Predicted 3D model of RNase P RNA and transfer RNA as a complex of 436 nucleotides. The prediction has a mean pLDDT of 77.
[in-house]
This record gives sequence, structure tokens and C1' cells, in this order.
RNA sequence: GCGGGGGGCUGGGCGGUCGCGGCAGUGAUGUCGAGGAAAGUCCGGACUCCCUGAAACAACGGUGCCGGGUAACACCCGGCGGGGGCAACCCCAGGGACAGCGCCACAGAGAACAGACUGCCGUGUAUAUUGCGGCACAGGUGAAACGGUGGGGUAAAAGCCCACCGCGGGACUGGCAACAGAACCGGCGACGGCAAGCCCCACCGGGAGCAAUGCCAAAUAGGGACCGCGUCGUGGUGUGUUUCACGCCCUGCAGGUCCGGGUUGGCAGCUAGAUCCGUGAAGCAAUUCACGGGCCAGAUGAAUGAUCGCACAGGGGGGCGUUUGCCCCCUGGACAAGAUCCGGCUUAUAGGCCCCCCGCGCGU
RNA sequence: UGGGAUGUAGCUCAAUGGUAGAGCAACAGUUUUUGGUACUGUAGGCUAUAGGUUCGAGUCCUAUCAUCCCAG
Repeated sequence: GCGGGGGGCUGGGCGGUCGCGGCAGUGAUGUCGAGGAAAGUCCGGACUCCCUGAAACAACGGUGCCGGGUAACACCCGGCGGGGGCAACCCCAGGGACAGCGCCACAGAGAACAGACUGCCGUGUAUAUUGCGGCACAGGUGAAACGGUGGGGUAAAAGCCCACCGCGGGACUGGCAACAGAACCGGCGACGGCAAGCCCCACCGGGAGCAAUGCCAAAUAGGGACCGCGUCGUGGUGUGUUUCACGCCCUGCAGGUCCGGGUUGGCAGCUAGAUCCGUGAAGCAAUUCACGGGCCAGAUGAAUGAUCGCACAGGGGGGCGUUUGCCCCCUGGACAAGAUCCGGCUUAUAGGCCCCCCGCGCGU
Repeated sequence: UGGGAUGUAGCUCAAUGGUAGAGCAACAGUUUUUGGUACUGUAGGCUAUAGGUUCGAGUCCUAUCAUCCCAG
């Protein structure tokens, strides 16, 4: 210098004029007033009400390597294993396929209790496009073919035998653990893949949400359906064993549940909190602890806006200058805005700034 | 605030994880004096977007975007 990887910050500044919401004040006036995502509402909590002895099980949903952090998490940090990259570094829903069921198209002989199309070898005979037997090496198909490479061996072959690699097994060593390691044993026609198919195992979860919930004011006219209880009548009607019994209907109730109608104003909840800033300590880190300081929106159809000036960064045009650069004019600020509050995740984001690391080339 | 559904050709819809199809529409041709009808053929799809699981994804999973519906 070129190319690449990781992390962090900022995302408009200052002033004038007019205006908006909260709070304080009799008033003048003073003071505070959106974000890194306020967003999507995808997770986890706080808080409140409902249900419920506690707990467990079933069902349903979720999570899924190990250790740590946290109020908690599907989040974060540090490791392990696998994959990608020359590297810095990045990605992974990453338990179980000897509990069971299911699926594996096409092609191919054969796709899950393996199997024999072309082949190779031996042998019989009618000597070939054939029968019988042996083999699973070679070919071809596929995403995947029941260990791989090399050697020995054989009629031809094959873990049939051997070496190395792979796989499996139990103990050992290191590590809290996931896991890693060298040695030993097993010849392996054992143990294919898929669980983001059903499922099994372990762990977690009671339900609803600030339109929760409580209070005040206003409203609660006149109704409907069902249930329950009861009254009255020589009531109506049906059945039977007919001067009785039972059922239904008519009728009533400050009764219960539901529907529908009405009211849709105010106050609390409502913003001081797992809070922010600084310093120190523990820890690889996430994070935690101690001390000091600060108060930082609470609206309810919903406030943060408009305009002017100055300067800075960006884009376009022109002039001067060999270049760096200087001057003038025009333009113009990304995504987007609270609604009970926090911790995360995800997504959107013009431009600018800073730090660390890797590869290649050149120079010293 | 909470719950649910859908996205495939211009339109309306199909499709067990295994080569994305149908009807209408469009275009071309035949039939007709011409148009329509009828018949024959053709073109048109990154299956809303981006990742992942799998040998293989329209389908399974995750995130996002858009549209619609329901409850208080």
C1' cells in the first nucleotide's frame, strides 16, 4: 500500500423568536420533557387479580454438549466437540437411532432379517447364448451399498491372515465436567441415515393481563332465554288404577346464570428503579461487591414542533493554483418516536470517528 | 394487550418431503365474408423474503415482511 476479520462510540451542535405537555408559584416566572432501537411483541421477569392445603402425577407447551453468571430466560460469558476459511476469525436446536413405530423417490441385482444383474473360478456334459457348485474381489446405480489402504494367501476369492487407519469395548491417566490421551482387548456379514417424523429420557411452566386491579361520580328505563323455589284457581291440557296422583302451560319472585340495553367521566395503580454516573476491589470474562454523587417524560386521541442565523461533516457545479489546497454558489441531514415498568433477542439505520488482529506485496 | 389464519402463473385455487399443475385470462394458428363460439398449440413461477434441517423443501424449523379476521 492492497484485501480481509473482530469490537466500540456517535447518529446532529450552538444561539434568537413563536408555540406545546408535566411540576412549583397568587403572579411574573422558573424547571424538566423520547430512543439505540421508544419498533416487532419473539422470550424471561416484577406487579395485580382469579383458581388452588402443600407437593406430585397425567395432559399440553417449551428447553436440550459442559461449567459459570443472573431475579429469570430460548439471554450472556468461558470451555468442549463438529463444520468452513491460508489466517485473523466465523457458523452449529449439539441428549437418545441396541425402548418401539415410521420413512429412505428415481436409478440400481440389492435400500435395512441384505442380496447376486454383468462378472471371476471349478466341474459335468450335448463344448455353448447351458446345468450344478464355490466367491462377494472387479463393473455399473445412487445422497447412502454392511469397514478403508497395502501385502500375504487361494482354483478364484473374502478380516481368511498380517501392518496401519477407522469402529466398538471395559478399565487407566488428565480435567469440577463436556471431553481428550497413549496402551490393551475384539477380527468387524458387528452397530446405515433421518428424531427441525411420531416418540423416549432429563429439566422448566397454574391461568389471565395496567382495557390487570381498587375507589368516586354517573347510569342501572323497559326487556328476553334457561334454572331454582313457591302460591293461587271448581283454571286449561295429557296419561293412568278417573271426586284422586303425576307431568306440562297460564301466573308470581328486589332469587341465580347468560344475552341484550345503559354508562363510557375522574382519581389511584404511574414512575426512585434488578436505576444512572464516577472510583476502587474480586474474576480470563459474563458479572458481583463496596464507597461517593445524581434524580432523569408521565401524556390519555395523546405534548418534544415551526422558523431564522452561525459554524462543522457530506454531495453537485464554477474559479485560482503544477499538486496538497483555498474561495464562491446551490443542495441537504439515516432509521424512526414513549403509553405499567424492567432484563434480553430480532429487525431497520444516510453518514462520521476510534481501537485491535490476519494475509499478501514493497521498503528499511 | 392477547389469540388465529393466509401468502404458489395476470385472477381463482391444487400439489404424501421426491421433475410445481388445473380452470379462466393472454398470445399464435385453424374454422368463418367478419366477429363470437368451437378446436389445436405456445409462453408465463427464484412457490412473499432470508437462513437452517435433509441426499432432496412449496411442504419441516427459525427469523422477518405484507394482508386479513377475532376477543376485551